Molecule: RNase P RNA; transfer RNA
Organism: Tabrizicola sp.
RNA sequence: GCGGAUGGCUGGAUGACCGCGGGCGGCGUCGAAAGGCGGGGUCCGAGGAAAGUCCGGACUCCAGAAGGCAAGGGUGCCGGGUAACCCCCGGCGGGGGCAACCCCAGGGAAAGCGCCACAGAGAAGAGACUUCCCCUGUCCGCAGGGGUAAAGGUGAAACGGUGGGGUAAGAGCCCACCGCGGGACGGGCAACCGGACCGGCACGGCAAGCCCCACCCGGAGCAAUGCCAAAUAGGGGCCUCGUGGUGGGCUGGUCCGCAAGGAUACCGCCCGCCAGGGAUGCCAUCGCCCGAGAGGCCCGGGUUGGCAGCUUGACCGCCGUGGUGACACGGUUGGCAGAGGAAUGGUCAUCCAAGGGGGCAACCCCUGGACAGAAUCCGGCUUACAGGCCAUCCGCGCAG
RNA sequence: GCCCCAAUAGCUCAGCUGGUAGAGCACUUCAUUCGUAAUGAAGGGGUCUUCGGUUCGAAUCCGGAUUGGGGCA
Numbered sequence: 001g002c003g004g005a006u007g008g009c010u011g012g013a014u015g016a017c018c019g020c021g022g023g024c025g026g027c028g029u030c031g032a033a034a035g036g037c038g039g040g041g042u043c044c045g046a047g048g049a050a051a052g053u054c055c056g057g058a059c060u061c062c063a064g065a066a067g068g069c070a071a072g073g074g075u076g077c078c079g080g081g082u083a084a085c086c087c088c089c090g091g092c093g094g095g096g097g098c099a100a101c102c103c104c105a106g107g108g109a110a111a112g113c114g115c116c117a118c119a120g121a122g123a124a125g126a127g128a129c130u131u132c133c134c135c136u137g138u139c140c141g142c143a144g145g146g147g148u149a150a151a152g153g154u155g156a157a158a159c160g161g162u163g164g165g166g167u168a169a170g171a172g173c174c175c176a177c178c179g180c181g182g183g184a185c186g187g188g189c190a191a192c193c194g195g196a197c198c199g200g201c202a203c204g205g206c207a208a209g210c211c212c213c214a215c216c217c218g219g220a221g222c223a224a225u226g227c228c229a230a231a232u233a234g235g236g237g238c239c240u241c242g243u244g245g246u247g248g249g250c251u252g253g254u255c256c257g258c259a260a261g262g263a264u265a266c267c268g269c270c271c272g273c274c275a276g277g278g279a280u281g282c283c284a285u286c287g288c289c290c291g292a293g294a295g296g297c298c299c300g301g302g303u304u305g306g307c308a309g310c311u312u313g314a315c316c317g318c319c320g321u322g323g324u325g326a327c328a329c330g331g332u333u334g335g336c337a338g339a340g341g342a343a344u345g346g347u348c349a350u351c352c353a354a355g356g357g358g359g360c361a362a363c364c365c366c367u368g369g370a371c372a373g374a375a376u377c378c379g380g381c382u383u384a385c386a387g388g389c390c391a392u393c394c395g396c397g398c399a400g
Numbered sequence: 401g402c403c404c405c406a407a408u409a410g411c412u413c414a415g416c417u418g419g420u421a422g423a424g425c426a427c428u429u430c431a432u433u434c435g436u437a438a439u440g441a442a443g444g445g446g447u448c449u450u451c452g453g454u455u456c457g458a459a460u461c462c463g464g465a466u467u468g469g470g471g472c473a
Stems, first nucleotide, its partner, number of pairs: 001396010012351007020045005027038004047371001051382002054380005059221004067283003072217005077091005092106001093104004107212002112210002114206003129152002132147006160178006179201001180199003185194003225308004235299007244274007252267001253264004276290003304473001315335002317332006352369001354367005401472007410425004419456001427443005449465005
């Protein structure tokens, strides 16, 4: 110098004027007050992805979300991090690259079932089309019987590979090496690595097919949910379980009594106890609900306003300590939008990138700013993204 | 905002426990008719929305993206 790899940062800058949303003081005006209206001051006001809604949580409701079983779904080498994760970090194994480095849904196929089209002799416990070898016959073309699986051929895949011995020809039939299976022992928390020695080879692939094993998961979602106001006929249908006992009270009724007061087995209301019943897969259940109604589901009508939830939190940044790292702990005069049909914008000036044109050049002119835009909030992943900057590393070439 | 579903010929749909994609209508040509329609015969037409992965092999299985549709106060 050229070509690459990894990690990180940035995502136009400054100023002026006008405008929009929110917080906090203060002023004027109307009003008895609550509060309304008006103009003004000050502070804050999009992102690294706010996106896709693909995972995991917080929060709220479903009685609880604590138990067991079933169904369904998910995860899947090992160890760690985390509130949790289909995330992250560090290792292991496999693959790619000269390398830096990158990629991998990477448990089990000796639990069982299933599939492996076409081609091929044969596709999972098999098999012989051609070739090879032996015997018999022969009209010398071949036919029949047997041996074998080395060579050819098919296929994505053919039941160990190469070489030698051996044989009628052959074959793990025998031997050496490689592969494969088992493996004392050693190292490592583990995945796994090394491996004396043994076995003559038996065990094809697919689990992003069913499945098995281990672990995890209740459902719905801020249009959740709560309160106020308004509106209304509190409408219709279906399903499940039910119509027991007993005690006390009443400033209810009723009855008795002239009254004080008493009775109440009958009616009404209130509070208990026992037994029973109810819960959306089933069982169980502290508690809750029911007592003549309760619970669940569906359809329909009306209202379409306000407040809360709402944004300071598993938060971000910086510093220190521990850790290889993800991260944890401690400190900190640092930072942090909250709308509700929904603000965050526009114009001008100067500059900075980028593109085009002119000029020998200095420079001048024109165009013009990537992807995109909060909506309950966090942690991730994925996808989109003009250009610029920084750090570390690798290969090649040249020079010293 | 949140939650679901779908995409196959020009149109409407099958095919989805993987093995090379069909039906009806439409289109083209021929026959029939004086001509048209109907009818009959023959034929053409597909990146199975797209990008990756698993597998020998993907419309089908698994992820990402795109487009379209539906529901919820």